[in-house]
Context: one part of a larger RNA
RNA sequence: CGUACACGGUGGAUGCCUUGGCAAUUGGAGGCGAUGAAGGACGUGUUAAUCUGCGAUAAGCUGUGACGAGUCGAUAAAAGACGCAUGAGUUACAGAUUUCCGAAUGGGGCAACCCACCCUUUUAGGGUAUCUUGCACUGAAUACAUAGGUGUAAGAAGCGAACCGGGAGAACUGAAACAUCUAAGUACCCCGAGGAAAAGAAAUCAACCGAGAUUCCCUAAGUAGCGGCGAGCGAAAGGGGAAGAGCCGAUGAUAAAUGAAUUAGUAGAAUGAGCUGGAAAGCUCAGCCAUAGUAGGUGAUAGCCCUGUAUAUGAAGAUUCAUCAAUCACGUAUUAAGUAGGUCGGGACACGUGUUAUCUUGAUUGAAGACGGGGGGACCAUCCUCCAAGGCUAAAUACUCCCAAUUGACCGAUAGUGAACCAGUACCGUGAGGGAAAGGCGAAAAGAACCCCUGUGAGGGGAGUGAAAUAGAACCUGAAACCGUGUACGU
Numbered sequence: 001c002g003u004a005c006a007c008g009g010u011g012g013a014u015g016c017c018u019u020g021g022c023a024a025u026u027g028g029a030g031g032c033g034a035u036g037a038a039g040g041a042c043g044u045g046u047u048a049a050u051c052u053g054c055g056a057u058a059a060g061c062u063g064u065g066a067c068g069a070g071u072c073g074a075u076a077a078a079a080g081a082c083g084c085a086u087g088a089g090u091u092a093c094a095g096a097u098u099u100c101c102g103a104a105u106g107g108g109g110c111a112a113c114c115c116a117c118c119c120u121u122u123u124a125g126g127g128u129a130u131c132u133u134g135c136a137c138u139g140a141a142u143a144c145a146u147a148g149g150u151g152u153a154a155g156a157a158g159c160g161a162a163c164c165g166g167g168a169g170a171a172c173u174g175a176a177a178c179a180u181c182u183a184a185g186u187a188c189c190c191c192g193a194g195g196a197a198a199a200g201a202a203a204u205c206a207a208c209c210g211a212g213a214u215u216c217c218c219u220a221a222g223u224a225g226c227g228g229c230g231a232g233c234g235a236a237a238g239g240g241g242a243a244g245a246g247c248c249g250a251u252g253a254u255a256a257a258u259g260a261a262u263u264a265g266u267a268g269a270a271u272g273a274g275c276u277g278g279a280a281a282g283c284u285c286a287g288c289c290a291u292a293g294u295a296g297g298u299g300a301u302a303g304c305c306c307u308g309u310a311u312a313u314g315a316a317g318a319u320u321c322a323u324c325a326a327u328c329a330c331g332u333a334u335u336a337a338g339u340a341g342g343u344c345g346g347g348a349c350a351c352g353u354g355u356u357a358u359c360u361u362g363a364u365u366g367a368a369g370a371c372g373g374g375g376g377g378a379c380c381a382u383c384c385u386c387c388a389a390g391g392c393u394a395a396a397u398a399c400u401c402c403c404a405a406u407u408g409a410c411c412g413a414u415a416g417u418g419a420a421c422c423a424g425u426a427c428c429g430u431g432a433g434g435g436a437a438a439g440g441c442g443a444a445a446a447g448a449a450c451c452c453c454u455g456u457g458a459g460g461g462g463a464g465u466g467a468a469a470u471a472g473a474a475c476c477u478g479a480a481a482c483c484g485u486g487u488a489c490g491u
C1' cells in the first nucleotide's frame, strides 16, 4: 500500500411526519378615504430585545349580550398581582380614546421634523391648502357691463388584486430572407366607472316566407369569404339553449310592522375486563349507541376517553335582504341640420380599395321634411322592410385583494408560494432593482443533581432520568462519496 471482515468518524441522502403552500367548489363581500385611508415612524408592559396588540385613556377604557373558574398575548421563565359569582378573564356588537408622518390640506421640508397667524368658554379646544359648482358682496381698462377679487356652502382629491369602457399604441416573432401582411389593436402608458361594466328596445335582419331589444353558451364552421390568394386571418343569417322587460315623471327620501340571513353561543347518544407493553386506542372475551362510523387529539391503530360530528336550539345590540302599504319632496322630454348624403384622405367592419355596399370622420361641401327619408353588399328599377341625427333600462355574462365552509388519483422541506422557521428578511446594488439559506430530542424536560480530568475552558468519563441517551440539545431515521481504528492475509 492492497484485499477481506468488524467497529467508528464525517456527511445529510432516504423513509416517516406537517404548522405551510397549490388548485378548486359553494355561499358571502365587492370597496376604504378630509368623521383623515392604504402604508408607516415613534411610543406603550414588573421588560433589555423582537413579534403580536394597542395609542399619552397606549397587550388597553365604557355599555349591552354570550361564556365563565380561572387569569395577567408569544419567544420565556421568574417576580408580583387580579378573580372565585359582589363575576377576574374570554368573546360578539355598539361606543370612547386614537401621538407624528402619509392625499396630508396654515407655510416650509432632507416623510415621521421646523416655523406661523386668527378665534374662543384660554393648563385646553377650534380654524387657516387647492380646484369645481352654487349663492352673496364687491369690482378694472370702459358708460352699462365683463374679467378679476373677497366671503360662504356643498363636492372632489388619495389607495386598492383581477374583471369593464375609452384614449394612445410597439417590437421581437411568423412569412423558413423581407417591404404589404403577421405578431396585435397584444404588451406597455394614460383617463374613467361599477359590483359588475359595456350593450340594449330596429332608419335591425330576412327574402316575397317571415322574425321581432341586448348579452352569453352550443352549432352553423375552419364553412362563405379575405389574403405578396403567401404566411395566415376568418364571419353572418339560420337552428338549439341561458335569461327575459320594457320604456320617456327612465325619481329621491323617511320611518313602522312582519319574516329571513349574517354577526358570540348552547344542548348533544353509547364500554368494561383480561393479556402484551414504557404507555392500549392493539389482541382476546363480553356489551352498547347511531338522523352521530366526517375529522382531529389522547404515551401504538378509539363510533362509545376528550374536542367534536348528525340533529335541535339561540341575539339585548348591529348589518343586509324580502313583503306590505303610507307620507313628503322634486319633476313631467316631444321626434332631433351644418345633420343625412357627396368629394378627397384615413380608420372600423372576417373583408388588405378591390366591382366594395355598411359604420366612422380630419378637410371641403351639403338635402328632403311622412305626398318624406334610410336599408336590402357596385349601380338602376320593382318589391319588401324600417324611421337616423335625444335619452333610460334588471337578468342571463366577466373577475377575486378579501371572509366562511368544504374538497383534492395536488406538493411534502432541492418539492409546494420567493417565503412551513420573525422573508420580501439577511445580503447585494448610488439607484431602479435583485434576493437567499434555514423544519423534526422525547409521550412528558423527566434538558443530565452530585463526583472526576481540564484553562473557574472546549470536550469527555462516571452517576442519575428515560422504553431508548449510538434519543443529550451539533439531538428521529442516518445512505453514498471521503477519512480512520483493530484483526487476518498478500506484497
Base pairs, nucleotide, nucleotide: 001490002489003488004487005486006485007484008483009482015476016440017439020411021410022408023407024406025405026404027403028402029400030399031159032158039101040100041099042055043054044053046078049075050074051073061095062094063093064092065091066090067089070082071081072080106115107114108113116128117127118126119125120124130156131155132154133153134152135151136150137149138148163194164192165191166190167189174181178228204211205210215242216241217240218239219238225233226232246392247391248390251329252328253327254326257323258322259321260320261319262318263317265313266312267311271286272285273284274283275282287304288303289293295307296306297305341365342364343363344362345361346360347359348358351377372387373386374385375384376383427434428433447475450462451461452460453459
The part of an RNA shown here (large-subunit ribosomal RNA, domain I) has 491 nucleotides and comes from Catenovulum sediminis. It was read from a public genome assembly. The organism belongs to Catenovulum, within Bacteria.